[in-house]
Large-subunit ribosomal RNA, domain IV from a Planctomycetota bacterium, 330 nucleotides, folded computationally. The full RNA is in RNAcentral, with records from ENA. Its mean pLDDT, the model's own confidence on a scale to 100, is 89.
Context: one part of a larger RNA
RNA sequence: CGGUAGUGAAGGAAUUAGGCAAAAUAACCCCGUAAGUUCGCAAUAAGGGGGCCCUCCCGCUUCGGCGAAGGGCGCAGAGAAGACGUGCUGGCGACUGUUUAUCAAAAACACAGGACUGUGCAAACUCGCAAGAGGACGUAUACAGUCUGACACCUGCUCGAUGCCGGAAUGUCACGGAAGUGGGUUAGCUUCGGCGAAGCUCACGACCCAAGCACCGGUCAAUGGCGGCCGUAACUAUGACGGUCCUAAGGUAGCGAAAUUCCUUGUCGGGUAAGUUCCGACGCGCAUGAAUGGUGUAACGACUGGCACACUGUCUCCACUACCGGCUCG
Repeated sequence: CGGUAGUGAAGGAAUUAGGCAAAAUAACCCCGUAAGUUCGCAAUAAGGGGGCCCUCCCGCUUCGGCGAAGGGCGCAGAGAAGACGUGCUGGCGACUGUUUAUCAAAAACACAGGACUGUGCAAACUCGCAAGAGGACGUAUACAGUCUGACACCUGCUCGAUGCCGGAAUGUCACGGAAGUGGGUUAGCUUCGGCGAAGCUCACGACCCAAGCACCGGUCAAUGGCGGCCGUAACUAUGACGGUCCUAAGGUAGCGAAAUUCCUUGUCGGGUAAGUUCCGACGCGCAUGAAUGGUGUAACGACUGGCACACUGUCUCCACUACCGGCUCG
C1' cells in the first nucleotide's frame, strides 16, 4: 500500500449519473390492516405487542398440557447460524414464461384472446431431382400463412397509387401453324440478252392463336395516405361563420412538451429553502392517433422515472481492530 471481515462520536444521502455498496428489516404467536379492484386480490399491506426459568391458588383440558396471576436471573430469553426494508406516485409490458452459451433478461420474443387470407382432401403449404415424406392415420369448431396481443370502451375517412381478387367485349401479344410473295439452284426453252417447271433450299409472310398487360369493377384488421391561403363578432384578442385553390380522401373518437415537442429549463399549478428531473394541467401536436392498433386498466415485474420514512462510513472525514498478501530487513 492492497485484499477480506469488523467497530465507530456528532450529523444522516450533504456522496453519487443513480442510496451503487453497506446498514436496516426478517422465523413463529397475538392484535390490526387503507386506496384501488377483473371481488380472486391488494395483504406477511401498513402499524403494534409477545417470548427464558419457577409456582401456591384460580379457570380449561383430548390429562400431554394450555391460560390467567404472581415471582426469579442475565448486557441480551426466536440469547449462536439461516429467514421480507416499507410507503406514495408515473412510464412500459396484461399475467407465469422465453432470449443474445461467453459484455444486453428488457419496454424485445412468446402468450391466451381478436382479425384477415388460403385450403374440399391425392387439401393448401413445406422438404426432396424423383420415388416419397410431413401436414394427418387430421377433414373447415380442421390445417397453413400474415397482422394484432389478457380484459374494458372502441377501432373514423380514403380504392387515385401499389398489391390482391373478379370480369371478359375490345387493343396488344410468344411458341406453333399458315394462304401467299421474293431469292438461290437447274431439266427444258431461247431472239443467246435471258426466261425458267418440279424438287431441294434461303428470306419474308396476310391470317389463326394462351396467359399476361392495357381495360372495367371490388377490396384498407391489404401496402399505404389522411391539405393550403384569405377574410370575418360593437375595446382588444379569438374566430362559431364566409370565400377560394387543390385532393382519392383531407386526421374522427381519444390522447398529447409524451419512450413522440425542434424552439424548450414552453406556460401555469404541486412538491423543495432552492427542482433542466418528477406529478397534475394547458395545446400553434417542428413531426400524436385508432389491430404498423387508440385510450384506460386491478394483479404481476432481478424492467424504468420521481418522492418519502426507516437505516446506515455513500459522505462531512476519516480512525481503529483481526486475518491474508505486498514491501523493507534478515